[in-house]
RNA sequence: CAGGACGUAGCUUAGCCCGGCAAAAGCGCUGGUUCGGGGAGCCAGAGAGCGCAGGUUCGAUUCCUGCCGUCCUGA
Numbered sequence: 001c002a003g004g005a006c007g008u009a010g011c012u013u014a015g016c017c018c019g020g021c022a023a024a025a026g027c028g029c030u031g032g033u034u035c036g037g038g039g040a041g042c043c044a045g046a047g048a049g050c051g052c053a054g055g056u057u058c059g060a061u062u063c064c065u066g067c068c069g070u071c072c073u074g075a
Base pairs, nucleotide, nucleotide: 001074002073003072004071005070006069007068010027011026012025013024020058029045030044031043032042033041034040035039051067052066053065054064055063
């Protein structure tokens, strides 16, 4: 320098192809409860508007463009 993949709760990921109910799951966290218990089960709850900035659209995490970051490949 060129090509490719990825970026979504504290962590790991799904959703994106085919735009539409104010984003889902596991782990973790908080509260309650149960069991002799350091631990575990059950119930409830909080927490992200999707890397950043534009564009298209009635409407964007999803489509388009640029940029940033991580990783891979080739020179």
The RNA shown here (transfer RNA) has 75 nucleotides and comes from a Polyangiaceae bacterium. Its mean pLDDT, the model's own confidence on a scale to 100, is 81. Rfam family: tRNA. From the family's description: Transfer RNA (tRNA) molecules are approximately 80 nucleotides in length. The source organism's lineage runs through Bacteria, Pseudomonadati, Polyangia, Polyangiales and Polyangiaceae.